Predicted 3D model of a 1427-nucleotide RNA (small-subunit ribosomal RNA) from an uncultured bacterium.
It matches the Rfam family "Bacterial small subunit ribosomal RNA". Rfam links the family to the GO terms structural constituent of ribosome and ribosome.

RNA sequence: AACGCUGGCGGCAUGCUUAACACAUGCAAGUCGAACGGAGGUUUAGUUUUUUUAAGCUUCGGCUUAGAUCAAUUAGAUUCUUAGUGGCGGACGGGUGAGUAACGCGUAAGAACCUACCUUUAGGAGGGGGACAACAACUGGAAACGGUUGCUAAUACCCCAUAAGCUGAGGAGUAAAAGGAAUAUUAUUCCGCCUAAAGAUGGGCUUGCGUCUGAUUAGCUUGUUGGUAGGGUAAAUGCCUACCAAGGCGACGAUCAGUAGCUGGUCUGAGAGGAUGAUCAGCCACACUGGGACUGAGGCACGGCCCAGACUUCUACGGAAGGCAGCAGUGAGGAAUUUUCCGCAAUGGGCGAAAGCCUGACGGAGCAAUGCCGCGUGGAGGAUGACAGCCUGUGGGUCGUAAACUCCUUUUCUCAGAGAAGAAGUUCUGACGGUAUCUGAGGAAUAAGCAUCGGCUAACCCUGUGCCAGCAGCCGCGGUACUACAGGGGAUGCAAGUGUUAUCCGGAAUUAUUGGGCGUAAAGCGUCUGCAGGUUGAUAUUUAAGUCUUUUGUUAAACCUCCGGGCUCAACCCGGAAUCUGCAAAGGAAACUAUCUAUCUUGAGUAUGGUAGGGGUAAAGGGAAUUUCCAGUGGAGCGGUGAAAUGCGUAGAUAUUGGAAAGAACACCAACAGCGAAGGCACUUUACUGGGCCAGUACUGACACUCAGAGACGAAAGCUAGGGGAGCAAACAGGAUUAGAUACCCUGGUAGUCCUAGCUGUAAACGAUGGAUACUAGAUGUUGUGUACCUUAGGGUAGGCAGUGUCGUAGCUAACGCGUUAAGUAUCCCGCCUGGGAAGUAUGCUCGCAAGAGUGAAACUCAAAAGAAUUGACGGGGGCCCGCACAAGUGGUGGAGCAUGUGGUUUAAUUCGAUGAUACGCGAGGAACCUUACCUAGGCUAGAAUGCGCGUGACCGGCUCAGAGAUGAGCCUUUCCUUCGGGACACAAAGCAAGGUGCUGCAUGGCCGUCGUCAGCUCGUGCCGUGAGGUGUUGGGUUAAGUCCCGCAACGAGCGCAACCCCUAUGUUUAGUUGCCAGCAUGUAAUGAUGGGGACUCUAGACAGACUGCCUGCGCAAGCAGUGAGGAAGGCGGGGACGACGUCAGGUCAUCAUGGCCCUUACGCCUAGGGCUACACACGUGCUACAAUGGACGGUACAGCGGGUUGCCAACCAGCGAUGGUGCGCCAAUCCCGAAAAGCCGUUCUCAGUUCGGAUCGGAGUCUGCAACUCGACUCCGUGAAGCUGGAAUCACUAGUAAUCGCGUAUCAGCAAUGACGCGGUGAAUACGUUCCCGGGCCUUGUACACACCGCCCGUCAAGCCAUGGAAGUUUGGUAGACCUGAAGCUGGUGCUCCGCAACGAAGCCAGUUAGGGUAGAACAGGUAAC
Repeated sequence: AACGCUGGCGGCAUGCUUAACACAUGCAAGUCGAACGGAGGUUUAGUUUUUUUAAGCUUCGGCUUAGAUCAAUUAGAUUCUUAGUGGCGGACGGGUGAGUAACGCGUAAGAACCUACCUUUAGGAGGGGGACAACAACUGGAAACGGUUGCUAAUACCCCAUAAGCUGAGGAGUAAAAGGAAUAUUAUUCCGCCUAAAGAUGGGCUUGCGUCUGAUUAGCUUGUUGGUAGGGUAAAUGCCUACCAAGGCGACGAUCAGUAGCUGGUCUGAGAGGAUGAUCAGCCACACUGGGACUGAGGCACGGCCCAGACUUCUACGGAAGGCAGCAGUGAGGAAUUUUCCGCAAUGGGCGAAAGCCUGACGGAGCAAUGCCGCGUGGAGGAUGACAGCCUGUGGGUCGUAAACUCCUUUUCUCAGAGAAGAAGUUCUGACGGUAUCUGAGGAAUAAGCAUCGGCUAACCCUGUGCCAGCAGCCGCGGUACUACAGGGGAUGCAAGUGUUAUCCGGAAUUAUUGGGCGUAAAGCGUCUGCAGGUUGAUAUUUAAGUCUUUUGUUAAACCUCCGGGCUCAACCCGGAAUCUGCAAAGGAAACUAUCUAUCUUGAGUAUGGUAGGGGUAAAGGGAAUUUCCAGUGGAGCGGUGAAAUGCGUAGAUAUUGGAAAGAACACCAACAGCGAAGGCACUUUACUGGGCCAGUACUGACACUCAGAGACGAAAGCUAGGGGAGCAAACAGGAUUAGAUACCCUGGUAGUCCUAGCUGUAAACGAUGGAUACUAGAUGUUGUGUACCUUAGGGUAGGCAGUGUCGUAGCUAACGCGUUAAGUAUCCCGCCUGGGAAGUAUGCUCGCAAGAGUGAAACUCAAAAGAAUUGACGGGGGCCCGCACAAGUGGUGGAGCAUGUGGUUUAAUUCGAUGAUACGCGAGGAACCUUACCUAGGCUAGAAUGCGCGUGACCGGCUCAGAGAUGAGCCUUUCCUUCGGGACACAAAGCAAGGUGCUGCAUGGCCGUCGUCAGCUCGUGCCGUGAGGUGUUGGGUUAAGUCCCGCAACGAGCGCAACCCCUAUGUUUAGUUGCCAGCAUGUAAUGAUGGGGACUCUAGACAGACUGCCUGCGCAAGCAGUGAGGAAGGCGGGGACGACGUCAGGUCAUCAUGGCCCUUACGCCUAGGGCUACACACGUGCUACAAUGGACGGUACAGCGGGUUGCCAACCAGCGAUGGUGCGCCAAUCCCGAAAAGCCGUUCUCAGUUCGGAUCGGAGUCUGCAACUCGACUCCGUGAAGCUGGAAUCACUAGUAAUCGCGUAUCAGCAAUGACGCGGUGAAUACGUUCCCGGGCCUUGUACACACCGCCCGUCAAGCCAUGGAAGUUUGGUAGACCUGAAGCUGGUGCUCCGCAACGAAGCCAGUUAGGGUAGAACAGGUAAC
C1' cells in the first nucleotide's frame, strides 16, 4: 500500500506503483496604442443638410436672427476598445519516466566557446530608398482557408557615408543605428537604438575515476584508428569529404543479449553491508509514433511549423481538423489512488514607462483513518457483592465497584457574543474566513472497536460437531469427553483503530572483507610440466607510486545527529553547530610494501665421489606347466557335481612312456620391503636412458613457490588397420537347479586377453586427505647411506640425513578419529562447495570413427536428504548356555460309533461373549418350567425390588366365576405392639427418584491369560562422554538362578532368584476318645464287646533332622566329582502356594463397580408357549471299542480323599431289576453312603465281525418333579450298526512319572458327568547326546529397521492428471545486412520564367542524404502443436 470488520475530534503530511491506454468539456501564455497605419465608440469646435420652435420683417411667395433636432463632413482632444504590421515573451514555469548501460548520471579536473534581458566602461545615432499587411474592389471554396488587382505607415525592410574595433603573419578585407513619451514647448528629462570592451548569470564541449546481470555471447571494428589537405560549427574533434598509412578495442571481459532513468537520499542493519530511487531537491530524457528543419541569444520546440504512419472527428466526398506524460474531469485497465472548487490577498514569473493585464506555477479549501502526532469517549464514592448471563464439586464462583444510586467536572459537542496575525514601503489591497482564538450558557451529555487465547506467544472453560464441517505462519489439530473447528461466557493484546495479504532488510556466520568450509556431512582437478597472474631470503643506499601527516579547494540545499527557539504539548516549522568517512591540489616524513643501485649465502642450482632400486625403452636367451599332434603300452570307462546330466570314449578315451609344435605367464625368493608424478612396475642377460639419496669441497648468487588458460602422461574395457591365438573367457549353445532361472553350478565356446601403429581420456584414477615452507613430547619396527665409540673381529652401542610402518602426548575434530608422513600451529598460491530429488539429465557449444567425454541448467516436487555415534529390535551373522525343544522311549489323537464344544447353514428365535500360540468338555461347578438375557402372543406404565416424607386402615387367609396365565370380578372373615410421640404391615395418588444382560474392554477400576518360575529389571552416589548414553549389570570361572567367587572406576542398594509358609518321607516328646489292643482279666458261635492299658498303629500339637557338615581328588576361591562314610532322607529330598520391570490398546461394561452416550405407555416390568437340544457338512476335546495280557460266570482279598437332618439311610420284607414298603442309628475318628476295582483262585469261550463291540430301534417299567411331547436319568426283555489298531500330519510324558484300575465331591428336585476337581491301588521303558526343528537367556557383529523383519523398500505394467525435453508444422516480435522505391526538409548545382543596375535571391528542374513502404533470404527470441 490494498482488503475485512469498525469508526468521535483536531494539527501536519501524503494520494494511478497498473494502460508512455484513449480522451468529451472548461481553463493552463500572453502583453505592449508611450513602435505603426487604420477601424470603432465618446466628446469639443466648425461647415453643409433634414425637421421644427420663438421673435422680427414681409411683395404673404417668403426672408433674417436665435434655439432645438436629423444626417453628412472637416479639424482637434481623449479617460476607452483592438483585427493587422512591429517588439519582447511562448527554450521559463508545470507533467511523465517510455527510451537510455551512455561522458546519461555522480565526483574531480580541463580548454577551443556562446550568452537576450541585467551591471560597468568607452563611443555613436548623418543621408537616402522602395515595399508588404491591414484596407478597398473583383473572385474561388461546403468549410478550413484563399487568389488577383490597387493604396499605405512604422522602433518592419534595404542602400550610401563614418570606424576606436574585429579577422589576418602581412598586403588587405569587413560591419552600424530608430525612434517614442512627458513638460515649464524647442531645450531638458525619461524610456529605447547601434558598435566595442569587461562582469554576472545561464549554457555548449573534453577528460580521469565510479556506475546491474549473462561466457550455454570470444572475438569486434572500414569512417573503423591515425595523418595531410579542404569543408563545417559558437567552439576542439572523422563532425563531413578526398588521399595516405593499417591501425584501434578485448579475458582488468570487447562485441552481443537481457534489465534499468541517475543522484542527494529512503528503509533496514551493531557495523560492514543489503534492498530501494514515491513526496522534496539537482541533472537527463520524452511530449500520439517516426523523420526534418525554420525562427531565435537560446529549440531541432508539451499547449509552434512541414512530411509520413496509426487512430479519432467534420464533410456538399472535392477536402479539412486534432494530440491532457499541464489543472480538474471521463472511459478503460486494476487489489488500488481525490473536486470538471476559491483566489491572484501572499511568494514567484511574462509584458508594459506605469496603471495594469495574464499566471490550474502558487496560496488555499474539499474528499480519503492513507500515514505521523495529540485529545476524548468522564471523575470520586458506592456490597445485600442486586438481577440477568456463564460455570459448578450445588456449597458456591465469576462477570464485578462493573451497574443501579449519590456528588462533581465540561476537554469534546450544541447555541450565543467578541474576533485576529498573516499587509511588505506610507495610502489601498485577505481567497483562506466570521477561520484560529477568547467569553458565556446547556447537559454525562454526542463518541469503542478489532484481533487473539495448543506451543512458539500475553490470555481457559462450557456446549455443538464426530478425519465430517472446518482450522493452519511452522509444528500440527478434528475418527463421541477437541483449552487447536463453530457458538457462548470469561481472559489477553492493541486502541480510532485492528487483523490479514503483498514487498524489502534483519535474525541468516544460510556467499562468510569484517565473518564459513572441503578424510567420512556438499566440496581436492587422475597426475605432472609450465606462460600470464599472485606471493617471495639477508645487508646497505636511491626515489617517493602505495602508506602516514599538515594545509587549501570542493563535497548544493533539504534530510539524519546534537544544541537552541516558535505553534498550549507533540508531530510540524525555524536558527546554529557537527557531519558529508569522497575527490583534487600543495608542503612534509621514509619505518613497511614497491622502485633504483651495490653486496651476501642460509633458499634454489651446478661440478665431484659413492650408493640402493620389479624406474623406463629395445634386443637376445631360459625352464616348469597347459594344450594340440605323432608313436608305443593298455582295455572300459573318463570327466564333472551337493547329487547328476550334457560332453569324451571299443573308429581305443582317461591313465602312462617317448618325441614334436605353439602361445601366454614367469612358482619358490617375497617382506604393511623397493622404485616411479600418477597410472603402474617382478624369469635371466645385454645396450641405451630418466630420477632419487648420502658425503665433503668448490662455484653461481634469489636464479624461488604456486599456477587460470595451455601442454604431456594416464588402469581396465572399447574402437580402427595388420599380425597372433596355448590357456582363460563376455556373447552364444547345451545340461542341471528352480514355481520360473535369460543367474549362481557343469560341459563347450566366439570376440577379447598377446604384438605393432593409431584413437579413446574415463575408474571407489582412494590416504575418499592439492602443492610448497617453517615450527610443535616421545616410544618402537624396517629400507638406503654417513659418523663416533667399544670389540673376543662374529658384532655391539649411540648420534645424523633421506624414506616407509605401528602406538601415542599436547592440540584439533560433530563424533569416528588424526597426531613431526597432521585432519596440530602459521604463511603463500591454485581447485572446489552452498538443502534433497529432478540430474551429471535436457539444450547449446567443443572434442571423438563410434561408444561417448567435457562444459552444464530450468520447470516441477519434497520438508527433509545426509554424517557420526547411542539404546533396542532383527539377521537363512558368530560364540556360550538352557528347556520333554530335538533325539531315545511309552501311550495316544487323526480312521469307527457315541458324548460334548465351535464354525457354517437353518430358523420367529436358534440370546450373548471367547477366535493362532494365549478360543473351541471355554464363561456354564450341571438350559424340561424357572434359570433366560432370545422369539411369538397377551398385559402394566412412578412401574417387579429399595429409601424418604403425606394420607387411609387394613393386610394375611378362605371360597366362587372368566381366562393359557398374568390378571380381572365377586363373597366370607379380620388387626397387633407402644415409652402414647409413634411403629410394624398393606393400599391409593403426587414427588425426589427407579429400571436397562442397551453401546463403547479402543474412556476405565478390579480380576485374569501369555511370554515365564524365564533370570532378569532398575536406582543412589561417583567416574567417563558436548550429548543420547555408558560404567555398575561387562570379563575369567561356577550355578537351577544377576547363585556365588576372583578381577575391575566403581561403591552400595531395591524389585525378582533362593529361603521364610503348607503337604509329604524319619524319629522323639505330650495327649489318649468316638481311634488302638501287646501284656493282665471277663465274656461270646464270633467281633476291643467289657474291666483296664499308652506299649504299637493312628490322631494332632510341639520339637529334632540335611548344612557339601565329614573324608578323598581337582580348583586361588566359589564350587564340582565319588555305586565314599554315616543317615529315614544327600547335594534344591519330592510336591504345592508364591509370577520382577514390562509386552500383547490380549480378555471381561454379561460376576461386580464405573465415565460418557442411548431408551423411558419401552431397549423397562409381568405372564403363557416356544427357542438356547435345529442339521447336508467341517474342526477341536473326550468316552467306548476293535478283543485271548481278553469276554462271561462263581468264589475270595486289600484303600484313601470325602459327604450326610428338606440329609445319609443299616437290618428286614416285596420285585429279575430300576425301586417300593417298614424302620434302627447318626448333627458323625462312634451311625450311614460303602460293594472298592484292577488283583488272586477256579470254570467256560478258541480267533469269528465272534459269548468281541455296543450304537440304533421296538416293547414294558421305575424315580424325580405342577409338568419328562419338543427335551430327563435309570431298569428289564428284545434288536445287534460301524469298527479287525487307523493317510499326510500331530500331542502328552523323565519315577511312584507314563500307562492302567476303581472311589469320592461340588453344582444338583432330577439329570443328559464320558466333563471338572480330588483320592488312593497296580506300576514301567528310555535319555548316546546338543548337529538339526521350536522357544528362551548372555556377549559380540552388521543394519538404509524404531507401530522395530508380519520392518523397510525397488522396478515394470493399467487409468487419469501435472510440469518439462524433442518434434512434421504453424505463428509473432524486435534486430542487422542486401535490393527496389522514396515524402518533407536541408545541402550542392542549374536557373529557359520572375525580381534586381548588379551581386544575390524565388518558383521550377537535377543530384546527394533520408523517414516510411515493398521484395527475397538470415540469425536471434518467443507463442502454439498432431505425435